[in-house]
RNA sequence: GCCGCAUCUCAGGCGAUCGCGGGUCCGUCUCAACGACGAGCCCGAGGAAAGUCCGGGCUCCACAAGGCAGGAUGCCGGGUAACGCCCGGUGAGGGAAACCUCGAGGAAAGUGCCACAGAAAAUCAGACCGCCCGCAUCGCUUCUGGCGAUCGUGGGUAAGGGUGAAAAGGUGGAGUAAGAGCCCACCGCGCAGCCGGUAACGGUUGCGGCACGGCAAACCCCAUCCGGAGCAAGGCCACGUAGAGGGGCGUUCGAGGGCUGCCCGCCCGAGCCCCUGGGUAGGCUGCAUGAGGCGUUCGGUAACGAGCGUCCCAGAGGAAUGACCGCCAGCACGCCGAGGGUGACCGAAGCGUGCGACAGAACCCGGCUUACGAGAAGCGGCAACC
RNA sequence: GGCCCCAUCGUCUAGCGGUUAGGACAUCGGCCUCUCACGCCGGUAACCGGGGUUCGAGUCCCCGUGGGGUCGCCA
Numbered sequence: 001g002c003c004g005c006a007u008c009u010c011a012g013g014c015g016a017u018c019g020c021g022g023g024u025c026c027g028u029c030u031c032a033a034c035g036a037c038g039a040g041c042c043c044g045a046g047g048a049a050a051g052u053c054c055g056g057g058c059u060c061c062a063c064a065a066g067g068c069a070g071g072a073u074g075c076c077g078g079g080u081a082a083c084g085c086c087c088g089g090u091g092a093g094g095g096a097a098a099c100c101u102c103g104a105g106g107a108a109a110g111u112g113c114c115a116c117a118g119a120a121a122a123u124c125a126g127a128c129c130g131c132c133c134g135c136a137u138c139g140c141u142u143c144u145g146g147c148g149a150u151c152g153u154g155g156g157u158a159a160g161g162g163u164g165a166a167a168a169g170g171u172g173g174a175g176u177a178a179g180a181g182c183c184c185a186c187c188g189c190g191c192a193g194c195c196g197g198u199a200a201c202g203g204u205u206g207c208g209g210c211a212c213g214g215c216a217a218a219c220c221c222c223a224u225c226c227g228g229a230g231c232a233a234g235g236c237c238a239c240g241u242a243g244a245g246g247g248g249c250g251u252u253c254g255a256g257g258g259c260u261g262c263c264c265g266c267c268c269g270a271g272c273c274c275c276u277g278g279g280u281a282g283g284c285u286g287c288a289u290g291a292g293g294c295g296u297u298c299g300g301u302a303a304c305g306a307g308c309g310u311c312c313c314a315g316a317g318g319a320a321u322g323a324c325c326g327c328c329a330g331c332a333c334g335c336c337g338a339g340g341g342u343g344a345c346c347g348a349a350g351c352g353u354g355c356g357a358c359a360g361a362a363c364c365c366g367g368c369u370u371a372c373g374a375g376a377a378g379c380g381g382c383a384a385c386c
Numbered sequence: 387g388g389c390c391c392c393a394u395c396g397u398c399u400a401g402c403g404g405u406u407a408g409g410a411c412a413u414c415g416g417c418c419u420c421u422c423a424c425g426c427c428g429g430u431a432a433c434c435g436g437g438g439u440u441c442g443a444g445u446c447c448c449c450g451u452g453g454g455g456u457c458g459c460c461a
Base pairs, nucleotide, nucleotide: 001382002381003380004379005378007376008375009374010373012328013327014326015325017323018322020044021043022042023041024040026038027037028036029035046358050369051368053367054366055365056364057363058230059229060228061227070226071225072224073223074222075089076088077087078086079085090104091102092101093100094099105221106220110219111218112215113214114213128161129160130157131156132155133154134153135152136150137149138148139147140146141145169187170186171185172184173183188210189208190207191206192205193204194203195202196201234285235284236283237282244276245275246274247273248272249271256268257267258266259265292311293310294309295308296307297306298305299304330355331354332353333352334351335350339346340345387460388459389455390454391453392452393451396411397410398409399408404441413429414428415427416426417425434450435449436448437447438446
């Protein structure tokens, strides 16, 4: 220098002028005010404000416990308010490495699927070619024997070939008519024991002798979790109408309401709820001190947690956060050119021009994903030089 | 702002996870006709993009992109 891996940070800075939104405070006008006008001070987008894919707070509705249905998650341990997120580990896979990826429970509970090709595709499967044995027929011959052949026939065989994503353990030996876990060794698989580890799992010993193909992002089974809706939730005030039509519950059996944290109890008590139609469409609140930011110490491998100190940091309601100028910093191009080099050429300072990504809060947080500019330290590899 | 739905030739659509994704209209070429239309024969033409699961994906799963519901899906 190039190629790559992985982590973190920033989101140009300062000043002037003119504006915009919110808060606070003061003055003037007004009978008065939360109104109007004016002055001062403070604050004013993001790492993703986005997609709305997960999880929570908050609010209303529903609700005894529990169950059905439906949905989500799925190796182990930890973190957290919670999560499908994060951290650490295990196993499997990828890469030469740094490092990365994984929806990674169960296929001996049951059901289903495995196209085409192939002889045979899933339960104790399957002879197309091949190999081996016999019979029949024919031929040769050294003739009660031997050898060979066949559009023939009866068996054995899963070694070899061929088909396929997959052919019912793999490699080697022994064995056999030829073969075969039929037998043996190693590997794999299953079961049991022991050791290490919180665990996933790893190691090791013995036994079995292959019996048990793949798919659960197919139905399903097992374990764990989940009530539903969303700030246009919800609360208060004002305005408005005909309290119109229909239905249900209730007035001794008490609907509904008040006192009350709840039950009990006491009191008031004749109305209350839903649908259709009509009307209104203004204001206040919810609404910003929060699982908050920053710094530091301690615990932890880490995610994270605890203590202390310090700060207050948008709040619109069709939506403010902008425009312009100057200087500095960055990058690119051009001009000029100190200087270097035999040379092609390289090139400091200076001047000019241009550029500066993705993108705009709408109840609030924690994540994920997607879009996107620049910088920093680190790690792996390659090449060249010293 | 929230919530929900959809995506296959130019258009409308079909499509148990399994041949070369089927059909209609349109379009192109030929036949028929004096010519056009009708009719007949043949052709071109598509799974929104990227990953994953599977032997195999238009179909199953995840992420994204684009479009739609909106005076009635919301007070």

This is a predicted complex of two RNAs, RNase P RNA and transfer RNA, with 461 nucleotides together. Its mean pLDDT, the model's own confidence on a scale to 100, is 76. Rfam match: Bacterial RNase P class A. Rfam classes the family as a ribozyme.